About this RNA: Bacterial RNase P class A from a Pseudomonadota bacterium, 382 nucleotides, folded computationally. Its mean pLDDT, the model's own confidence on a scale to 100, is 76. A source record names the gene rnpB. Taxonomically the source falls in Pseudomonadota (Bacteria, Pseudomonadati). Rfam family: Bacterial RNase P class A. Gene Ontology terms of the family: dimeric ribonuclease P complex, tRNA processing and ribonuclease P activity. Rfam classes the family as a ribozyme.
């Protein structure tokens, strides 16, 4: 210098003008007995999106509902081992398998001797299999005497199919063959020793038996009650409706009065009769709605340093307070500069993905451009 692998970080800056939202202080003013509180005007000061605020895929906090405890079953999720953590399907370290020359990366990575099921196409045969071509064999037959055909029987080496064909290579052996025998490799069993464990493994034994699939049913182990801030709590109009209490509530008559009697209204389609129901005013109570307040920003918080640990992370000390809207603020515009692209230059163009909504830890996905560090390989030079 080139090619590559991994990890971390930034993701516009400054200024002018015009705005938005929240908090605090002061304040014209409204309400009110009273600026006490609340509403609200203006001024000042301060705070005001992200690394993913996203997808809502996991895990938790918090809230309500359900629930005597324990177990089992069903359903769902997870699945090498050890650790971290509030918890996790996340993270760290390690093991195993696979990919790469290497740095490094990928893995739904428990069980196939519990049982069931499946293995397409091709192929003769797909699980305790099979004989298509073929190898050996040669009864017997034919013959132009060169040879040809070929039953029984033996075999699975070679060819061919397939993702996979019941070990591989070489030698011996044989009529041809075959772990039939031998060497090496593979495989299975045992295994000193090492490791907390997953696991590794010197060595020994065995002639080879035990194909694959559990993101098929299933078996084993572990975990799991449900719904979610529109959770939930409080205050609470107007109108309508509910309940309670009081008032004879229109007219007439009687009565000093309390009261008594009579008549009248509306509805059950209209009329008649019978029957039934309703009706006004005042005060109070309770529930819900609109609306408002809380939940709601001090937290598994952030920054720095130290200690322990390979690390995830934990502990200690010091410092900081850092959005809280609800038709939903966090913006718009101008100038200068930065960065990238085109261009000799002048100049022109571009500046991503995307925006909180109860909060937190993860995962996944999107992203213009740029910075830093560690490592691997190649070339050159000293």
């Nucleotide at each position: 210098c080139c090619a590559g692998u991994c990890g971390g970080c930034c993701g516009g800056a400054c200024g002018g003008c015009c705005g938005c939202u929240c908090u605090u202080g002061c304040u014209a003013u409204g309400c009110u007995g009273g600026a006490a509180a609340c509403g609200g005007u203006g001024c000042a000061a301060g705070g005001g999106a992200g690394g993913a605020a996203a997808g809502u895929c996991c895990g938790g906090g918090c809230u309500c509902c359900a629930u005597g405890c324990g177990g089992a079953u069903a359903c769902g999720g997870c699945g090498g081992c050890g650790g971290a953590u509030a918890a996790c399907g996340u993270c760290c370290g390690c093991c195993g398998a696979g990919a790469g020359g290497a740095a490094u990366c990928u893995c739904a990575g428990g069980g196939a001797u519990a049982g069931c099921g499946c293995c397409a196409c091709a192929g003769a045969g797909a699980a305790c299999a099979g004989a298509c071509c073929u190898c050996c064999g040669g009864a017997g037959g034919c013959u132009u005497c060169g040879g040809c055909c070929a039953a029984a029987g033996g075999g699975a080496a070679g060819g061919g199919u397939g993702a996979a064909a019941c070990g591989g290579u070489g030698g011996g052996g044989u009529a041809a063959g075959a772990g039939c025998c031998c060497a090496c490799c593979g495989c299975g069993c045992c295994g000193a020793c090492c490791g907390u464990a997953a696991g590794g493994a010197a060595g020994g034994c065995g002639g080879c038996a035990c194909g694959g699939c559990a993101a098929g049913c299933c078996c084993c182990g572990c975990c799991g009650g449900g719904a979610g801030c529109a959770a939930g709590a409080c205050c609470g109009a107007a109108u309508a409706g509910g309940g309670a209490u009081g008032c004879g509530c229109g007219a007439a008559g009687c009565g000093c009065a309390a009261g008594c009697u009579u008549c009248a209204g509306g509805c059950c389609g209209c009329c008649g009769c019978a029957g039934g129901c309703c009706g006004g005013c005042a005060u109070c109570c309770g529930g819900g709605u609109a609306g408002g307040u809380c939940g709601c920003g001090c937290g598994a918080a952030c920054c720095g340093c130290g200690c322990a640990g390979c690390g995830a992370u934990g502990c200690g000390c010091g410092g900081u307070c850092c959005a809280g809207a609800u038709g939903a603020a966090u913006g718009g515009u101008c100038g200068u500069c930065g960065c990238c692209c085109u261009g000799c230059a002048a100049a022109g163009g571009g500046u991503a993905c995307a925006g909180a909504a109860c909060c937190c830890g993860g995962c996944u996905u999107a992203c213009a451009g740029g910075c830093c560090g560690a490592c691997u390989g190649g070339c050159a030079u000293u």